[in-house]
This record gives sequence, structure tokens and C1' cells, in this order.
RNA sequence: CAUAGUUUAACGAUUGCGUUCCGUAUAUGUUGCGAAUAGGGCGCAAUGUUUCUACCAGGCACCAAGAAUGUCUGACUAUGGGAGGGGUAAAUGAAGGC
Repeated sequence: CAUAGUUUAACGAUUGCGUUCCGUAUAUGUUGCGAAUAGGGCGCAAUGUUUCUACCAGGCACCAAGAAUGUCUGACUAUGGGAGGGGUAAAUGAAGGC
């Protein structure tokens, strides 16, 4: 010097603000055009939601030269419900820092 904690005061009444779980939306999906090629597997746009936003990341597999990926794990956002933490001010204030 500062915080956790503690005490007091007024305020609040499940509202607001964090945390967490669950549901709904969306399937982190689909379509079109273009691009890359085992040191690669992507870019742009649209669509999809009584819906704002997002629509990706990494691993593994697979593709033997072609144009196509597959799979696993992980969310975010909108909204509803449940559980749970009361929040604010003042005083005091350990570890800790200088």
C1' cells in the first nucleotide's frame, strides 16, 4: 500500500448483477461459384432461426492425382426455466507486495 475475511448500517424482496445446470433456436448445418492437392483439404456469397450474433478451431481418418471429404472433441449468441451467491457504504483488517 492493497486484498480475502470480520463487524456495523441503511437498502432490496427474488428485480437487477455474476456463477452453474437444463430446455428452445441451429444441425457451429445446407446451397452456389471459385481455389488447393498427401508440405493440400480452403476462399467468397447466399440460405437456414417467430431470433440478434455466430457459422469456426484442433486432432485423427480418408483421398495416390482426382474432386470430393469423413469423423471426434470444444463453443458462442438470443430467449425461457431451475439452483445457488444477497449487492452497496463505512470501519477494521491476516497472508501478501513495496

Predicted 3D model of a 98-nucleotide RNA (Purine riboswitch aptamer) from Bdellovibrio sp. NC01. The coordinates come from a structure-prediction model, not an experiment, and the mean pLDDT is 77. Taxonomically the source falls in Bdellovibrio (Bacteria, Bdellovibrionia, Bdellovibrionales, Pseudobdellovibrionaceae). Rfam family: Purine riboswitch aptamer. Rfam describes the family as follows. Riboswitches are metabolite binding domains within certain messenger RNAs that serve as precision sensors for their corresponding targets.